[in-house]
RNA sequence: CUCCCGAAACGGCAAACCGGCGGCGACGUCGGGACGCAAAGCCACGGGCCUGCUGAUGCAGGUAGCCGGGCUACCGAA
Numbered sequence: 001c002u003c004c005c006g007a008a009a010c011g012g013c014a015a016a017c018c019g020g021c022g023g024c025g026a027c028g029u030c031g032g033g034a035c036g037c038a039a040a041g042c043c044a045c046g047g048g049c050c051u052g053c054u055g056a057u058g059c060a061g062g063u064a065g066c067c068g069g070g071c072u073a074c075c076g077a078a
Stems, first nucleotide, its partner, number of pairs: 005076002012037002017032006035065001041071003045068003048063006
C1' cells in the first nucleotide's frame, strides 16, 4: 500500500408516520421524524414486486431500504 474483515472512533444516511408540492398511478421531492443501515453512496444490466395503457401479445413507468451484479468510498483493532 492492497484485499478480506468489522472492534473502536469521527462522522454520515434516514423507514413508518405527518405536512407542503408534482404525478392518472406506483411513486418522487422538500420539511419534520427515526425503524434501521458499514456502503441504506451511485447505476434499472438480470430477476422479483408495484403502477398505467391494451381484448391479448406487448408498451411505458416505479422500486437501488427486495435479491443478484457493476462502479466508487471514511476509519483501521482482532
c-di-GMP-I riboswitch aptamer from a Deltaproteobacteria bacterium, 78 nucleotides, folded computationally. NCBI's taxonomy places the organism under Bacteria, Pseudomonadati, Myxococcota, Myxococcia. Its mean pLDDT, the model's own confidence on a scale to 100, is 90. Its Rfam family is "c-di-GMP-I riboswitch aptamer". About the family: GEMM was predicted in a large-scale screen for bacterial structured RNA regulatory elements. Rfam links the family to the GO term cyclic-di-GMP binding.